[in-house]
RNA sequence: AGAGUCGGAUAAGCCACCGCUGCGGGACAGUGUUCCGGGGAGGAAAGUCCGGGCUUCACAGGGCAAAACGCUGGGUAACACCCAGGAGGGGCGACCCUUGGAUAGCGCCACAGAAAGUAAACCGCCACAAAACACUUGUUUUUGUGGUAAGGGUGAAACGGUAAGGUAAGAGCUUACCAGUUGUUGCGGUGACGCAGCAAGCUAGGCAAACCCCGUUUGAAGCAAGACCAAAUAGGAAAGGCGGCCGGCCCGGUCAAGCCUUUCGGGUAGGUUGCUUGAGGGUGUGAGUAAUCGCACUCCUAGAGGAAUGGUGGCUACCGCGCUUGCGCGGCACAAAACCCGGCUUAUUUCCGACUCUCGUU
RNA sequence: GGGCAAUUAGCUCAGUUGGAUAGAGCGUUGGCCUCCGGAGCCAAAGGCCAGGUGUUCGAAUCACCUAUUGCCCACCA
Numbered sequence: 001a002g003a004g005u006c007g008g009a010u011a012a013g014c015c016a017c018c019g020c021u022g023c024g025g026g027a028c029a030g031u032g033u034u035c036c037g038g039g040g041a042g043g044a045a046a047g048u049c050c051g052g053g054c055u056u057c058a059c060a061g062g063g064c065a066a067a068a069c070g071c072u073g074g075g076u077a078a079c080a081c082c083c084a085g086g087a088g089g090g091g092c093g094a095c096c097c098u099u100g101g102a103u104a105g106c107g108c109c110a111c112a113g114a115a116a117g118u119a120a121a122c123c124g125c126c127a128c129a130a131a132a133c134a135c136u137u138g139u140u141u142u143u144g145u146g147g148u149a150a151g152g153g154u155g156a157a158a159c160g161g162u163a164a165g166g167u168a169a170g171a172g173c174u175u176a177c178c179a180g181u182u183g184u185u186g187c188g189g190u191g192a193c194g195c196a197g198c199a200a201g202c203u204a205g206g207c208a209a210a211c212c213c214c215g216u217u218u219g220a221a222g223c224a225a226g227a228c229c230a231a232a233u234a235g236g237a238a239a240g241g242c243g244g245c246c247g248g249c250c251c252g253g254u255c256a257a258g259c260c261u262u263u264c265g266g267g268u269a270g271g272u273u274g275c276u277u278g279a280g281g282g283u284g285u286g287a288g289u290a291a292u293c294g295c296a297c298u299c300c301u302a303g304a305g306g307a308a309u310g311g312u313g314g315c316u317a318c319c320g321c322g323c324u325u326g327c328g329c330g331g332c333a334c335a336a337a338a339c340c341c342g343g344c345u346u347a348u349u350u351c352c353g354a355c356u357c358u359c360g361u362u
Numbered sequence: 363g364g365g366c367a368a369u370u371a372g373c374u375c376a377g378u379u380g381g382a383u384a385g386a387g388c389g390u391u392g393g394c395c396u397c398c399g400g401a402g403c404c405a406a407a408g409g410c411c412a413g414g415u416g417u418u419c420g421a422a423u424c425a426c427c428u429a430u431u432g433c434c435c436a437c438c439a
Stems, first nucleotide, its partner, number of pairs: 001358009012316007020040002023037006042334001046345002049343005054222004061251004066218005071085005086099005100213002105211001107207003122152002124148009160178006179203001181200008226273004236264007243255003266438003280299008318331006363435007372388004381419001390406005412428005
């Protein structure tokens, strides 16, 4: 200097004038006017992908079914999230990706290929027999029978790998080493697992983001949930059911002679509340590898309801270009709370730090 | 703000229980037929299966994310 990996911060700031809005206080007044004070949209507010708090069903239990997650340990209110590890894989490396089970059962692997489960022989190799040719006994060709799966071909994948022996030719047929599977012993670790041995038969494979099995967890709906007040109308008509209890089924429980469902028709679409003090923020300190947790002190930081959080001007910060090193010109991303919080994913400006590799210089 | 669906040829729709050339009708173009046109018959063209990542030998189809479009969500009785 270039290329790359991981992590963090930021998301412009200040002043003046005018305007809007919640809260607290005061005055005037009669539901509004005015004064003072201090506040007013994000790291993603977004997607609505997860988990909850909260509200209702509802007095709300058990089972089946359904759904989600899936190595181990820890964190958390909880989670499919976060942290730290194990095993497997990728990369020269910093680092990154994956994550229960295929001997519980059932199923799929098209085309190509002989054959994709207990198989199978296309080209081949070997033995025997016959025929032809050649001619002295065997090179070649064809056919049949039997053996074979080491070599070649097809394919994503073809029944462990290498070497030696052995065989008519071969094959774990045998041996040595290695990989894998199963069983077992010792040591280390909370654990997933790791290390070191022993033995066995030699050994189809892949797919569970196939159905499924095992383990753990889960009631449903959602602030447009709910609660209260006011107003108006038609406590109207018809059909169905013996039930209703809001994901489905069963058992149990509970409510009830009225209740429920559907269709047609009618009235209103107004106001208050839920609605912001929280699993909250900041500083210091202790424990822990970390995520995070404890203690002490301190702060209150939007709450709209057709929807406020703005407009103008100046200066400064950052980036780019030019050049007189100080000035001029231009630019400054993604984007807007709606009950609240913890995460994930996506969009995006600028900067900082650590580490790895390559080249060059000292 | 919340909940639920859809996206395939120019248009309307199948296909989706993973198999290799992705289909049908209407429309378009050409030909036949006719004096001409319509109808009819024959043939042809036309597709990044909304986009991306992943699983698998293989994805329109399965899993996850993104984009676009559409629908629903008050009370009395």